[in-house]
Molecule: transfer RNA
Organism: Phycisphaerae bacterium
RNA sequence: GGCGAUAUAGCUCAGUUGGUUAGAGCGUGGGAUUCAUAAGCCCGAGGUCACAGGUUCGAAUCCUGUUAUCGCUA
Repeated sequence: GGCGAUAUAGCUCAGUUGGUUAGAGCGUGGGAUUCAUAAGCCCGAGGUCACAGGUUCGAAUCCUGUUAUCGCUA
């Protein structure tokens, strides 16, 4: 240089090939319980879906470019 994969919450990841309001586990805050703590239970906060543009009535999802990481290859 060429080809490919990945990028979604603090962390690990889903999102079934465009349509309800973007979700789970862990973590974190609060509550209840307990003499107290832990476990388990209940409630919540936390997101520019890497960035920019395009297609569409509608984009995390499709297209193009860029960036970062990883892999293959001359």